Predicted 3D model of a 60-nucleotide RNA (Fluoride riboswitch aptamer (crcB RNA motif)). The model forms 100% of the base pairs in the Rfam consensus. The coordinates come from a structure-prediction model, not an experiment, and the mean pLDDT is 77.

[in-house]
RNA sequence: AGCAUGCCAGGCGAUGGAGUUCGCCUCACCCGCGGCAACGCCGAUGACUCCUACCAGACG
Numbered sequence: 001a002g003c004a005u006g007c008c009a010g011g012c013g014a015u016g017g018a019g020u021u022c023g024c025c026u027c028a029c030c031c032g033c034g035g036c037a038a039c040g041c042c043g044a045u046g047a048c049u050c051c052u053a054c055c056a057g058a059c060g
Base pairs, nucleotide, nucleotide: 009026010025011024012023013022016051017050018049019048020047021046032041033040034039
């Protein structure tokens, strides 16, 4: 000096947000359970650690 090699993004996981992690999908994955329906039950996480919202109770 020349040649070769070296990079990885987005979405989703039943109600909001942050960090870590796991899984699925590439327009697909995903979108709780029971019930024909009316309706009822239940969860802010896929998991862990938190914040917020909501509900109930106690105390002041």